[in-house]
RNA sequence: GGGAGACAAAGGCAAACUGUUCGAAAGGACAGGACGCAAAGCCAUGGGUCUAAGUCCCUAAGGGAUAUGAUUGCCAGGCUGCCGUU
Numbered sequence: 001g002g003g004a005g006a007c008a009a010a011g012g013c014a015a016a017c018u019g020u021u022c023g024a025a026a027g028g029a030c031a032g033g034a035c036g037c038a039a040a041g042c043c044a045u046g047g048g049u050c051u052a053a054g055u056c057c058c059u060a061a062g063g064g065a066u067a068u069g070a071u072u073g074c075c076a077g078g079c080u081g082c083c084g085u086u
C1' cells in the first nucleotide's frame, strides 16, 4: 500500500417513538431512547425519493406543473479514518 470483515478489544454513531424548538411542508436541531450501522465520518456532484412556500397554468370551489427546499440511515461517486486479520 492492496484484499476481505470470521472471532475479539478499545471505543463510536443512533431508527422508531416521546418532549421542547425551527420550518409553509418535506424535514432539521437539542434531550431522552436503541432498530440497526465497519464508514450510520464528511461532501447534495450524478441518479432516486419526499415536499411545494414562491412562481406559472386552468379555475366556481378547487386542481395541475415546478426546487431554488429536504434526504448521504436510498444508490453511485469523491475525500478522510479505528481495530484485528491476510
Stems, first nucleotide, its partner, number of pairs: 002086002005083001012037002017032006035073001041079003045076003048071003054066005
Molecule: c-di-GMP-I riboswitch aptamer
Organism: Firmicutes bacterium UBA3567